[in-house]
Context: one part of a larger RNA
RNA sequence: GCAUUGUUAAGGAACUAGGCAAAAUGACUCCGUAACUUAGGGAGAAGGAGUGCCUCGAGAGAGGUCGCAGUGAAGAGUCCCAAGCGACUGUUUAACUAAAACACAGGUCUGUGCAAACACGAGAGUGGAAGUAUACGGGCUGACGCCUGCCCAGUGCCGGAAGGUUAAGGGGAACUGUUAGUGCAAGCGAAGCAGAGAACUUAAGCCCCGGUGAACGGCGGCCGUAACUAUAACGGUCCUAAGGUAGCGAAAUUCCUUGUCAGGUAAGUUCUGACCCGCACGAAUGGCGUAACGAUUUGGGAACUGUCUCAACAAUGUACUCG
Numbered sequence: 001g002c003a004u005u006g007u008u009a010a011g012g013a014a015c016u017a018g019g020c021a022a023a024a025u026g027a028c029u030c031c032g033u034a035a036c037u038u039a040g041g042g043a044g045a046a047g048g049a050g051u052g053c054c055u056c057g058a059g060a061g062a063g064g065u066c067g068c069a070g071u072g073a074a075g076a077g078u079c080c081c082a083a084g085c086g087a088c089u090g091u092u093u094a095a096c097u098a099a100a101a102c103a104c105a106g107g108u109c110u111g112u113g114c115a116a117a118c119a120c121g122a123g124a125g126u127g128g129a130a131g132u133a134u135a136c137g138g139g140c141u142g143a144c145g146c147c148u149g150c151c152c153a154g155u156g157c158c159g160g161a162a163g164g165u166u167a168a169g170g171g172g173a174a175c176u177g178u179u180a181g182u183g184c185a186a187g188c189g190a191a192g193c194a195g196a197g198a199a200c201u202u203a204a205g206c207c208c209c210g211g212u213g214a215a216c217g218g219c220g221g222c223c224g225u226a227a228c229u230a231u232a233a234c235g236g237u238c239c240u241a242a243g244g245u246a247g248c249g250a251a252a253u254u255c256c257u258u259g260u261c262a263g264g265u266a267a268g269u270u271c272u273g274a275c276c277c278g279c280a281c282g283a284a285u286g287g288c289g290u291a292a293c294g295a296u297u298u299g300g301g302a303a304c305u306g307u308c309u310c311a312a313c314a315a316u317g318u319a320c321u322c323g
Base pairs, nucleotide, nucleotide: 001318002317003316004315005314006313007312008311010309011308014307019304027051028050029049030048031047036041038143052065053064054063055062056061066070078302079301080300081299082298083297084296085294086293090102091101106141107140108139109138110137111136112135118127119126120125144289145288146287147286149219150218151217154216155215156212157211158210159209160208163207164206165205169201170200175195176194177193178192181188182187220238221237222236223235224234247281248278259275260274261273262272263271
């Protein structure tokens, strides 16, 4: 000097990205216990008091007595307020991420009538299931409460079959080669055999006609207008399949932005409550709430402390010297 451990005047988070680390709380008995709530909880809420030994007594208890200190050592919740996210217990990146991610009960759409759909396998076969639509598979959402708006133009899916288009196949016209024959010749040319092949016929699909959003998805612009001003309930116009409803909103979403106002602080880019001008929220890629829960994230407070002002001392180990 370093590591580990212990103690510390006064102050007490001034440290720091952040109370990280440390300190503090701690057992049992009794008293007492708020908002909120799904009435179960919250709750060990919070906050207080007591605790040894001896004598007497059945006990309740009474009296006495010692120490600084009686759960006399050790082991043994810190608590409160507010907000975000996820309902919850659970699961996860074995060895840098435990979470707001995954799962979940519940909701909903869709497929499947059993030799089921679906999955594995070349097949036999097997799972599904020794089940049978209150069942099984797939997708999305994610307790609960209140709800879940408009658009079917595009894409997908479902239904339809009149018309258009459309394959192989069927069909076989016209044509070509060959030559018996015929013609003076140029040439023509039956049948057969070959080649090539039009019309016509013909399925699904596509076009077409409908339906369908808890299917993939989408949910406007400009101009004017009220007896101060400002604003625009109102009007005009263009475009669209339809122009964002309820609720929420500077948000895990807000660029401008440390928006503005209020609260908290002496002082607050964070936080909370409002406002709404939503760059670029929004309704099962769910919207908004929500008691309980969380090694979750954020802000504040009490207690407590060597985190700090600001460092000091001590113990053990090591470093160093000698052996």